[in-house]
Overview: Small-subunit ribosomal RNA from an uncultured rumen bacterium, 1491 nucleotides, folded computationally. It matches the Rfam family "Bacterial small subunit ribosomal RNA". Model confidence (mean pLDDT): 85 of 100.
């Protein structure tokens, strides 16, 4: 710091996903130790039990319990008695219980936080000052006596005390009123000394010195109270408020206030967000970030609130009071049923909820509180243990040697071996820590008392004396011994680290991409391995990364985004030059900013964590000063922004009126006759009732040809015959004027296609809807015919559009060129030079890339709108507008790892350009019908073996299935084998015969001793017997190799270095022209190479030269019935070895002077001369595991291995590919002529001879230019056949043969005789051929014992047509368009049907919550007060004041009624999304996606 992931690949955008941190965590598996910290996040749910606030007797009466002393009886045991001492239950009385401890329900508020004020206030205990502390009185609890009551408690009677209560007096002093007023600069106003009035105090106790009281006055300290400013989310919450602002007056309070009351006024908050709703205790401060931020608020510390829920006040200095009181509800408990009693969010602890959170511990020694003159008593505050790997830092499970590289691995292998691995074993040494055992009772202790000194009244020193929970500590030492101590997670890629085996889209893994369908590094095991480590994974939430809300720091052509356009309030921002002021800003200074925390330097604990001193920060607020550029405000100016006059110009800018002319359509009238119209082609449809065509009158509505344009105006929508008025803007130029009056704009307000809505009108023409005709598989559509609504005019809604430049407005600055439009200048048909405006092109910069470029997408400034992953969704709910369509504001849940933009290579296209092929066309002949062969397919069957499946499977593997072949079946067998390799032992190999069986086999009998030697041996071949192994046409051609098909013998595929691009790629290879050809030339940021092209090779045409048998015979000579037959020749044919020859070389012409290229000449051959071989890069998982070879995987007395028979030859049927035919260009019969190329020894086999033939006897000759196959045919001749199912055609069938061969039933070919079937030229459709081709005719072969109609080859006879590329098919260059890349046989849409899942609507219906109206009204305080009652004072007394009960009236808690509002659940049934396997309809996008 980044990285995976969208695509074939790439760059962008953009999401999701991961790699750090950290947690009050929980889960798994594991677990030696000890320190330090930490532990109900859930039900503020309910709680047994036991502790948590008590003290003071030096404030009081007193004394029930305890201890003790006295007195009395008693022998004693024991009994009484006595507050008499230690002390002290329980009461009165003082202080304390308002602190500490706990939770976070509630609170969005002066609650916290900071900073300011209180001349608007209080403070018990403390501490300083001043002055006091006098006299009197009455009462009550306790005790005791006595009533009631289960208790809880309570009543009466009797007596009593205090530091409890009351009255008097005094009054420094205080408070009131009145009155004076110095002083504060002035006024509001506050107010020193002063003076008169009236009012307020007290408490004693122990004791000899103190401890209280009491009033005042000030401190401290704690509270109270006001204010600035900061403090979370929704606007789908826009108004809200009546005690509500404020005012005069009282009341109340410690105090200021509508607090609170009468009364006047009508205000007060709010878009700078009021209310209303939802969550929430706030800082210090913790994580995280580089920081700016974001997320938390548990421990600890500060502050708030709360105490079962509500409400209320008593009491005090202080409370509306967790462990006080009242009243009311819920709940629990107890009861004698009459009543009572309680409140762990305090310490432990129980149950409950939950993933999940400890002990019903010890001490008050230390820390701190309360009471107390003190000792001391109390404290679940506190400190300490106990439990938890929950965290956090730190120790140790062992060091050193040791190699035979050791056993062993359910580990690996190529079988040598590698690895675990110095690891272990072994040896030496160490002793943390665990166990023992000693030692330490360490520091943490300072105080109390007691007595002594000194100051000198509460301190400080000495000396004694006591006081540790923890603590069996911590630390030390010793003894023993490697002794007591590793696991968890990972290993495809992010991301460090692999192999093997199981397993088969199964089982299962995954954070993301994804892994898994017989060779899984991904899934489970193992073995190695990485990376942490007493802890390792996992889950959750949270910051990081994420510049993914962007203040620091993005964006809006086309990726999410510019508002449909303008006017314009608030609001932001604002030209020039000066003064002033000091609000913003800036400076240092001053106060605060608690402590802890973080950072920096020390210190202490062996070190760290922890724990401490110090400093530094705490970026923040206030206050006073100072600066005065900038910015504000304020004033005075100025003219450049802005606007007014004035003169022109230019225009479809707008509103209103009038008028015109072409056409369209009706209408009426004439002509005139059969069709019109329309369409791809028809039909609906019009017409003899007389259309259409024509002409002539007329009518009516709507639009304005040509001008016209890339051209004009407008703010956009938008605007066009012509003329007239009435009106906005614009521009140009030259003066004056005015003096920043400006730019932007949320709400708002107005304009705003087109369709659509209302009311009334109009209505030619076109036209949704509908009708009808067509197309089609359908055709609710595209075509046609008609047509109504609208369109069109008046007034009114509506308020959207790809309302697009998909680009907001204003300003400025910043290379150029080339038009067009409207002004002006000079100027004069040009031109130029300056305005406004509008188009194209480009430099720089920009930009992902297209592209943009002075009319920005460039550089800046101001200000508004808008975005933040797809989908769901511009949808729902609610608001708001509308008549109504609906418009606008606008979500959640769910779901997916992508959706997007530009470009680039490629395919593709019912997209173009250019070009080729027997592709089409032009022609010849098939095929598709028909018999039969042959092959496949179904379908039989024990088997009908297997393979191949568009072209590129189907007369293919098969150049040859009666056995063999065969791999199939059904039966009989064999088990180291039919074969191969090694060991042993035997024996030559081998050959004949007999019995037996369907064969294999199975059982005997006879003959027979090889071959090579260095004599040692060897090598072969057979049989036996043992193992290792043979074997396998058993599976994967999708695990290979090798070969082979196809595109396609198309002309294309690439590399090098260079340029160009961010990149993928591009360029080279396009481009102008040639060619069969990327084949040449020319041009060119390209320049060169390489596989392909073509040449090189065979072969065929022509010639020579050499050579002359077997092959040939011109001349010569001999010979025949004939004949190279034979003397002989080398001339020719031939044969077969070498050469020549053909290069666009030569001429003409075209072409760019090139490359060519068209026509000629000579040539046997002329533009590649004909025809083979010869297949680029690569595609088809394209064929073969059955030619062969081979990784895996199965089979091993069988899926091997041997025989017999039988199957592959079956047959209802459907295709390929052929043959022979349908006949006279023919059949048939006779006679006759001409080839080539081949093949032969288990071979061809002549001549003769037999046989109607097939053949059969038979054996000349030939390993071949000699001899055979071997008569070529079709052709010519000649006869017959005459148009017929035949003298065409041969199938099928009877019968009789020949060959082959162990064997022709299944199932062979072939003859002879007989038989004489479809078939009279073949539907849609489809094949081959461009010349020695098609046709048509026969010949040879290979395969083979035999057995072609297939297949290779060879030759005989021999055409027809090609204008041409418009169209079909297939290719190849270049371009264009994609949303395709498994690439159009691609990819995709939307109903319907089926399961699932969240959601909205919903008759309702249940719960919270809240407003409003009313009723209620405990308890309580005020207020009043006619009953009742009463110790203190007054009064001789009656009686009075005064208080208390009760009354009553206000406030008001729970409660109840109505009616609203808001939010949750829930809800027949329905709506639409959403996600699913290969379901149904059809085919809407994307190519012009075929409209």
């Nucleotide at each position: 710091a980044g990285a995976g992931u969208u695509u074939g690949a790439u760059c962008c955008u953009g999401g999701c996903u991961c790699a750090g941190g950290a947690u009050g965590a929980a889960c798994g598996c594991u677990a030696g130790c000890g320190g330090c910290a930490g532990g109900c996040u859930u039900a503020a749910c309910a709680c047994a039990u036991g502790c948590a606030a008590g003290u003071c007797g030096a404030g009081g009466g007193g004394c029930a319990g305890c201890g003790g002393g006295u007195c009395c009886a008693g022998c004693a045991a024991u009994g009484g008695a006595u507050g008499c001492c230690g002390g002290c239950g329980a009461c009165c009385g003082g202080c304390g219980c308002a602190c500490g401890g706990g939770u976070g329900a509630g609170u969005a508020a002066c609650g916290c936080g900071u900073a300011u004020c209180c001349a608007a206030c209080c403070u018990u205990c403390c501490c300083u000052a001043u002055a006091g502390u006098a006299g009197a009185g009455g009462a009550u609890a306790g005790c005791c006596c006595g009533g009631c009551g289960a208790a809880a408690g309570u009543c009466g009677g009797a007596u009593u005390a205090a530091u409890a209560c009351u009255c008097u007096a005094u009054g420094u002093u205080g408070u009131a009123u009145u009155u004076a007023g110095a002083a504060g600069a002035c006024a509001u106003c506050u107010g020193a000394a002063g003076a008169a009035u009236a009012c307020c105090a007290a408490a004693g106790g122990u004791u000899u010195a103190c401890c209280g009281c009491u009033a005042u006055a000030g401190g401290a300290u704690g509270g109270g109270g006001a204010u600035g400013c900061g403090u979370c989310u929704g606007a789908u919450u826009a108004g809200g408020u009546u005690g509500u602002u404020g005012g005069c007056g009282g009341g109340g309070u410690a105090a200021c206030g509508g607090c609170c009351c009468a009364c006047c006024a009508a205000g007060c908050c709010u878009u700078c967000g009021a209310u209303c709703a939802g969550u929430a205790g706030g800082g210090g401060u913790u994580c995280u970030g580089a920081g700016a931020g974001g997320a938390a608020g548990g421990u600890c510390c500060c502050c708030c609130a709360c105490a079962u829920u509500g409400g209320a006040a008593c009491u005090g200095a202080g409370a509306c009071a967790c462990g006080g009181u009242c009243c009311a509800a819920a709940c629990u408990c107890c009861u004698a049923c009459g009543g009572g009693a309680g409140g762990c969010a305090g310490c432990a602890g129980u149950g409950a909820g939950g993933a999940a959170u400890a002990u019903u511990g010890g001490u008050c020694a230390a820390u701190g509180g309360g009471c107390g003159c003190g000792a001391g008593c109390c404290c679940g505050a506190a400190c300490c243990a106990g439990c938890c790997a929950a965290g956090u830092a730190g120790c140790g499970u062992g060091c050193a040697g040791g190699a035979u590289g050791a056993c062993g691995g359910c580990c690996c292998u190529a079988u040598g071996g590698g690895u675990u691995g110095u690891a272990a074993a072994c040896u030496g040494c160490u002793u943390u820590u665990a166990u023992a055992u000693a030692g330490g009772g360490a520091u943490a202790a300072a105080g109390u008392c007691a007595c002594c000194c000194a100051c000198g009244u509460g301190u400080g020193g000495g000396u004694g004396u006591u006081u540790g929970u923890a603590g069996g500590u911590a630390c030390u030492a010793u003894a023993u011994g490697a002794a007591u101590a590793a696991g968890g997670a990972c290993c495809g890629g992010c991301u460090a680290a692999u192999u093997c085996c199981g397993u088969g889209c199964c089982a299962g893994c995954a954070g993301c991409c994804g892994c898994g369908g017989u060779a899984a590094u991904a899934c489970g095991g193992a073995g190695g391995g990485u990376g942490c480590a007493a802890g390792c994974g996992u889950u959750a939430a949270u910051c990081g990364g994420a510049a993914u809300a962007a203040c620091u720091g993005g964006g809006c052509g086309u990726a999410a985004a510019g508002g449909g356009c303008a006017u314009g309030c608030a609001g932001g921002c604002g030209g020039u030059u000066a003064a002033a002021c000091a609000a913003g800003u800036a400076g240092g200074a001053u106060g605060u900013g608690a402590a802890a925390u973080c950072c920096c330097c020390g210190g202490g604990c062996u070190c760290a964590a922890c724990c401490u001193g110090g400093g530094a920060g705490c970026u923040g607020c206030a206050u006073a000063c100072u600066a005065a550029a900038c910015u504000g405000u304020u004033u005075a100016a100025c003219u450049a922004g802005a606007g007014u006059a004035u003169u022109g110009c230019a225009g479809g800018g707008g509103g209103a009126g009038a008028c015109g002319g072409a056409a369209u359509u009706c209408c009426a009238g004439g002509u005139g006759u059969a069709g019109c119209g329309g369409u791809g082609g028809a039909a609906u449809g019009c017409g003899u009732a007389g259309a259409u065509a024509u002409c002539u009158g007329g009518a009516a509505g709507a639009a304005c040809a040509c001008c016209a344009a890339a051209g004009g105006c407008g703010a956009a929508g938008g605007c066009a015959g012509u003329c007239u008025c009435c009106u906005g803007g614009g521009c140009a130029a030259a003066u004056a004027c005015u003096g920043a009056c400006g730019c932007u704009c949320a709400u708002a307000u107005g304009c705003g296609a087109a369709a659509g809505c209302g009311u009334g009108g109009g209505u030619a023409g076109c036209a949704a809807a509908c009708a009808g005709g067509a197309u089609u598989a359908g055709a609710u559509a595209c075509c046609c015919u008609g047509g109504u609504a609208g369109u069109c005019c008046a007034c009114g809604c509506c308020g959207u559009a790809a309302a697009c430049g998909a680009u907001g407005u204003c300003a400025a600055u910043u290379a150029g060129g080339a038009g067009c439009u409207u002004g002006u200048g000079c100027g004069a048909u040009a031109g130029u030079a300056u305005g406004g405006g509008u188009u194209c092109c480009g430099c720089a910069g920009c930009a992902a890339a297209c592209g943009c470029g002075a009319u920005a997408a460039a550089u800046u400034g101001a200000c508004c709108g808008c975005c933040u992953g797809g989908g769901g969704a511009g949808u729902a709910c609610g608001g708001c507008c509308g008549c109504a369509a609906g418009g606008u504001u606008a979500a959640a849940a769910c779901u997916c790892a992508a959706a997007u933009g530009a470009a680039u290579u490629g395919a593709c296209g019912g997209g173009g350009g250019c070009c080729c092929g027997c592709a089409c066309a032009a022609g010849c002949g098939g095929u598709g019908g028909a018999g039969c062969a042959u092959g496949u397919g179904g379908u039989u069957u024990a088997a009908u073996u297997c393979g191949a499946c568009g072209c590129a499977a189907c007369g293919c593997g098969a150049a040859g299935a009666a056995c063999c072949u065969u791999a199939c079946c059904u039966g009989a067998c064999c088990u180291u084998g039919a074969c191969a390799u090694a060991g042993u032992g035997a024996g030559a190999a081998c050959c004949u015969c007999u019995c037996u069986g369907a064969a294999g086999g199975g059982a005997g009998a006879g003959g027979g001793c090889g071959c090579c030697u260095u004599c040692g041996g060897g090598a072969g071949c057979u049989c036996a017997c043992a193992u290792a192994c043979a074997g396998g046409u058993g599976c994967u051609g999708c695990a290979u190799g090798g070969c082979u098909g196809u595109c396609g013998u198309c002309a294309g595929c690439u590399c090098g270095u260079g340029u160009c691009g961010u990149g993928a790629g591009a360029u080279g290879u396009u481009g102008g022209g040639u060619u069969a050809a990327g084949u040449c030339c020319c041009g060119c940021a390209a320049c060169g190479a390489g596989c392909g092209c073509a040449a090189c090779c065979c072969u065929u045409g022509u010639c020579c030269u050499u050579u002359g048998u077997u092959g040939c015979c011109a001349g010569c000579g001999g010979g025949u019935a004939a004949a190279g037959c034979c003397g002989g020749g080398a001339a020719c044919u031939c044969a077969a070895a070498g050469g020549a020859g053909a290069c666009u070389g030569c001429c003409a012409g075209u072409g760019a002077c090139a490359a060519a290229c068209u026509g000629g000449a000579g040539g046997a051959a002329g533009g590649c001369a004909g025809g083979g071989a010869u297949g680029a890069c690569g595609u088809c998982a394209a064929g073969u595991c059955a030619u062969c070879a081979u990784g895996g995987c199965c089979c091993u007395u069988a899926c091997g291995g041997u025989c017999a028979g039988g199957g592959c030859u079956a047959c209802a049927c459907a295709c390929g590919u052929g043959c022979u035919a349908c006949a006279a260009u023919g059949g048939g019969g006779c006679g006759u002529a001409c080839a080539g190329a081949g093949g032969g020894a288990a071979a061809c086999g002549a001549u003769a001879c037999c046989g109607c033939g097939a053949g059969g006897u038979g054996g000349a000759g030939u390993g071949g230019a000699a001899c055979c196959c071997a008569c070529a045919a079709a052709g010519c001749g000649u006869c017959c056949c005459u148009a017929a199912g035949u003298u065409c055609g041969g199938a099928u069938u009877g019968g009789a043969g020949u060959c082959u061969g162990c064997a022709a039933c299944u199932c062979g070919a072939c003859u002879c005789c007989a038989u004489g079937a479809a078939g009279u030229c073949g539907g849609a459709a489809u094949c081959g051929c461009u010349a020695g081709u098609a046709a048509u005719c026969g010949c040879a072969a290979a395969u083979c014992a035999g057995a072609a109609u297939g297949u290779u080859g060879c030759g005989g006879u021999g055409a027809a047509u090609a204008c041409g590329u418009u169209c079909c098919c297939g290719g190849g260059c270049c371009u264009u368009g994609u949303a395709c890349a498994c690439a159009c046989c691609g990819c995709c849409c939307g109903u319907c049907a089926c399961a699932c899942c969240a959601u909205g609507g919903g008759a309702g219906u249940g719960g919270a919550u809240u407003g409003c109206a009313c009723c209620a009204g405990a308890a309580g305080u005020a207020g009043c007060u006619a009953g009742c009652u009463u110790a203190a004072c007054a009064g001789c007394a009656a009686u009075g004041a005064g208080g208390g009960c009760g009354g009553u009236u206000a406030c008001c808690a729970c409660g109840g009624u109505g009616u609203g509002g808001u939010u949750u659940a829930u809800g027949a049934c329905u709506g639409g999304g959403g996600u699913g396997a290969a379901g149904u309809c059809g085919u809407a996008a994307c190519a012009a996606g075929g409209u």